[in-house]
RNA sequence: UCCCGUUCUCAGGGCGGGGUGCAAUUCCCCACCGGCGGUAUAUCGGGUCAACCGAUGAGCCCGCGAGCGCCCUUGCACCGCGCAAGGGGUCAGCAGACCCGGUGAGAGGCCGGGGCCGACGGUGACAGUCCGGAUGAAAGAGAACGUGC
Numbered sequence: 001u002c003c004c005g006u007u008c009u010c011a012g013g014g015c016g017g018g019g020u021g022c023a024a025u026u027c028c029c030c031a032c033c034g035g036c037g038g039u040a041u042a043u044c045g046g047g048u049c050a051a052c053c054g055a056u057g058a059g060c061c062c063g064c065g066a067g068c069g070c071c072c073u074u075g076c077a078c079c080g081c082g083c084a085a086g087g088g089g090u091c092a093g094c095a096g097a098c099c100c101g102g103u104g105a106g107a108g109g110c111c112g113g114g115g116c117c118g119a120c121g122g123u124g125a126c127a128g129u130c131c132g133g134a135u136g137a138a139a140g141a142g143a144a145c146g147u148g149c
Base pairs, nucleotide, nucleotide: 004146005145006144007143008142009141010140016030017029018028019027031129032128033118034117035064036063037062038061042056043055044054045053046052059116060115067094068093069091070088071087072086073085074084075083076082098114099113100112101111102110120132121131122130
């Protein structure tokens, strides 16, 4: 230093103005927000100025996560349909969304422009932004320690 193991810590942002209405942060107009890993024609630094290396760099390119579905267990209910709690993370059903112009050898990432997307339950009225599960879980990030190589 690396692999492995154990423990611990951390790990999400956003409704401001106006309109309608008895009532809307839920509708309409203008606004606001963007988890984690990967990738890199960008930026900065390094370099033998070459290859390349380091840092940063994508909501809509690839993949992942939470949520719903699904499955399992227990309890309740039961003619039947179900309800609650806990678990699985296998299945991949829901699980979202990008084009045009420019530059260039090459654009999915750069520059310019326009556009689009966002679980479930709740609500006096339909929610990415309010309330709730959630003082939860988690992609992952980091630290400490350890038999061993």
Background: The RNA shown here (FMN riboswitch aptamer (RFN element)) has 149 nucleotides and comes from Alterinioella nitratireducens. The prediction has a mean pLDDT of 76. The model forms 100% of the base pairs in the Rfam consensus. The sequence was found by an Rfam model in a public genome assembly. It matches the Rfam family "FMN riboswitch aptamer (RFN element)". From the family's description: The RFN element is a highly conserved domain that is found frequently in the 5'-untranslated regions of prokaryotic mRNAs that encode for flavin mononucleotide (FMN) biosynthesis and transport proteins. This element is a metabolite-dependent riboswitch that directly binds FMN in the absence of proteins. In Bacillus subtilis, the riboswitch most likely controls gene expression by causing premature transcription termination within the 5' untranslated region of the ribDEAHT operon and precluding access to the ribosome-binding site of ypaA mRNA.The FMN riboswitch structure, reported in present an FMN-bound six-stem junction, adopts a butterfly-like scaffold, stapled together by opposingly directed but nearly identically folded peripheral domains. Gene Ontology term of the family: FMN binding.